This is a predicted structure of a 266-nucleotide RNA (Bacterial large signal recognition particle RNA) from an Actinomycetota bacterium. Taxonomically the source falls in Actinomycetota (Bacteria, Bacillati). The coordinates come from a structure-prediction model, not an experiment, and the mean pLDDT is 79. The sequence is in RNAcentral, with records from ENA. It matches the Rfam family "Bacterial large signal recognition particle RNA". A reference for the family is Rosenblad et al. (2003), "SRPDB: Signal Recognition Particle Database", Nucleic Acids Res. It is annotated as a non-coding RNA gene. The gene name in the source record is ffs.

Order: sequence, then C1' cells, then structure tokens
RNA sequence: CCGUGCUAGGUGGGGAAGUAGCGGCGCCCUGCAUCUGCAAUCCGCUCUAGCAGGACUGAAUUCCCUCUCGAGGGGCUCGGUUUCCGGGGUCAGCGCGUCGAUCGUGGCGUCGAUGGCCGGGUCCCGCGCGGUGUUGGCCCGUGAAUCAGGUCAGGUCCGGAAGGAAGCAGCCUUAAGCGGUCACCAGCAGGCGUUGCGGGGUCGCCCGGCCGGAGCUUUCGGCCGGCGAACGCGCUCGGAAACCGGUUUCGACGGAGGGUGCACGG
Repeated sequence: CCGUGCUAGGUGGGGAAGUAGCGGCGCCCUGCAUCUGCAAUCCGCUCUAGCAGGACUGAAUUCCCUCUCGAGGGGCUCGGUUUCCGGGGUCAGCGCGUCGAUCGUGGCGUCGAUGGCCGGGUCCCGCGCGGUGUUGGCCCGUGAAUCAGGUCAGGUCCGGAAGGAAGCAGCCUUAAGCGGUCACCAGCAGGCGUUGCGGGGUCGCCCGGCCGGAGCUUUCGGCCGGCGAACGCGCUCGGAAACCGGUUUCGACGGAGGGUGCACGG
C1' cells in the first nucleotide's frame, strides 16, 4: 500500500412550546436520512440524557472535530410604512347643508324687462233667481147606526075620503178623520248654487290698459365670504395585525481543512 472479516460509530438535523433539566409522539422550517411498540389530561430518562426489541451500513465522498456560508424560526415598550377595530373631538383644513355677493352659462325681454299707476276677476255681504228639505193647499180614494143633507121602499101617525106628516133600512153627496200622488200653488229653513243687480274689500295671484326705458331669473355651474349640522376623512387616545429595516439568539443543507481503531493474509 492492497484484499478479507470485525468493532466503535452511523442510519437525519433544527426552531418554538412544554419540562427542574434532557429526549421523544404532536406543530413549524429544511430535507430524503431502516422497521416494530409506548406517548400531551403525556411517554421515557437524569448532565451518561428517549426506553425496549430487530435490520442495514461500517474506518471513510458516508464517523468525529474546527472554520466558513446562512434557508428558516424566536425575542426586543427599537425604528419606519400600511390596514382594521373601539372611543374623543375639531372648521383654524377637506367633504356636507344653507344664505349672500360676484362671474359665466341657459331661458325670457325694444313684438317692451324690473318698477309704478289704473281697471276688472278671484274674495265677502244683501237682493233676486234656481235647487234641496219640510209643512199645508189643490187632486184622487175612503169615510156618518144615532147627535150632516137629499131621496126615502116597507111600515107608522092624522083624516070618512081625497090627501098630508114624521121618518127606519137602502142609495147618493158630503163634514171631521184616514190613505195616496207625478206635476202645480203657498209658507218656513239654511255651512246648497249663481247667467243677474247692488254694496263692500285690495296681502297675494290672474287678465287688460297706461307711464317708463333695460334688465329679470330657486336653470346650472365656478370663485369669495357668513352661518350651521354631522363625524365620512385629515387630528388624537387605546387596541390588533401585516410588511420592511435594525439588533440579539438558535441554526438545517452545503463548502474547506484536519483527525480517527482491531485481527488475519499478501
């Protein structure tokens, strides 16, 4: 130096959490790195640090140590940016509402604006007229045992007779009363209606005429100012979260270097 067979060792690691501390099942990151049983209301250990039982690999690209790189995780009342939630409160800022002034726009206007004057209407009252309601009349029907009328059979009375008288029932016509009706007539009533007449009244609106001579306009918008409400923003207090940076801590995979058995044979 090579070959063969063994042994030590290895067959993932890390973070947080948990724990007196360590490791594990579980969660997260990295990554491919054996099987079975136990295990978060935990399982098993004691600075030697999973326990129990198998399998594979095996002294080197694979084991151990040092250095380096830095995926990823945790801490920090550290800084910045952004978002959300709950409260506060302010026009000295935005947004909102309203008023005024001004400018523009649209419309109207010399076929005459704003304004002024006049006359009417709208409004009120009375009268008249109409209509509504109600009452009465007229009209029709009914309607009197007896105390309405007319005519009065039968019967009664007077008379010698002729004739006369009273008069029931019936019939007819009516009074009081009762019932009905379109229209007509009259009275009464008023929160009914006005083609009419008269009177009253004049804030507004409508119409017409005259004077006068150029603006008027809550059409919309801009700018300025005043007033106001609310809390949608800006502001502020508190809470929560994410991202970036800083710092600190742990740190996989990778890279470099170094170290490390036994036996036999050649």